[in-house]
Molecule: transfer RNA
Organism: marine sediment metagenome
Order: sequence, then C1' cells, then structure tokens
RNA sequence: GCCCCUAUAGCUUAAUGGAUAGAGCAGUGGCCUUCUAAGCCAUUGAUGGGGGUUCAAUUCCCUCUGGGGGCA
Repeated sequence: GCCCCUAUAGCUUAAUGGAUAGAGCAGUGGCCUUCUAAGCCAUUGAUGGGGGUUCAAUUCCCUCUGGGGGCA
C1' cells in the first nucleotide's frame, strides 16, 4: 500500500427494516442476617463519528475513526 472481518451498558452479549433496544455479570438502594457472604426485591446505565436510502435504520449504502486478520 491492497483486501477481508468487526464496533450495542463498566464487562460478556441478543435483536429477519417496524416492541418502551432485551438479558447475564458488575454498580446503587432495600429486605433478610449478630456481622459478612449467599439469597430475594427494586433500580441506574448502551447502538463509535458524519452523511445517504426509506413512511420507518442497531439492521441497508458511502466515508472517517478504533480493533483484529490476510497478502505484498
């Protein structure tokens, strides 16, 4: 330099163009407990940036950025 894959919550991840973007762990509050842990209840938190297609985009297209891989 060229090509391919990939980006959703602090972490691991689900979502066939139409649901209030779903869950597990973690966090916070509470219950329980002599205390802690475990358990139970509740709760906060996410679609990498920009543009396009569409009535409607996490999803399709372009570009940029980050990560991974291949060729030279």